[in-house]
Formats: sequence, structure tokens, C1' cells
RNA sequence: UCACGAUAACGGCAAACCCGCUGUGAGGCGGGGACGCAAAACCACCGGUCCUGGGUUCAUUACCAGGGCAGCGGGGCUACCGAA
Repeated sequence: UCACGAUAACGGCAAACCCGCUGUGAGGCGGGGACGCAAAACCACCGGUCCUGGGUUCAUUACCAGGGCAGCGGGGCUACCGAA
């Protein structure tokens, strides 16, 4: 340096649920709370999925547009520690 990842160290994040605010919605933000996480940091590029509008259909079905999810998988990119 590249890989790898411990019942190690210093630390970090925070699912469900509850409260508040916010968005038509999927969701987001803050507080509480911890199921978990070695990238559960960041990026919607590919697949997936969800929402909204259009649109077509027997059909919530094909299709189009916009948006959400990075804790669904892949990919990109950056980073702490060092047992085997």
C1' cells in the first nucleotide's frame, strides 16, 4: 500500500416504537429510544421497490414524467483502528 475484519482499543451511527415540526404522498428533520451496523459516511449510475401526476386498460395493466428509499442488492468515492 492492497486485501481482510477480532469477544481488541479510541470513538461513531441508530431499526421498531413514542413525541414535535414538515411534505399531496413515498418520506424528511429534531428529541427520546436501541434492533442492529466496519463504511448503517457520501453519490440515485444499474437493478429493485415505494409515492405523485399524466395516460391507457377488464385491471392498481402497459407506458411516460417527476419524486422518495444509500439500514434491498450491485457500482462509484472517501475514511478510523490493527489481532489472525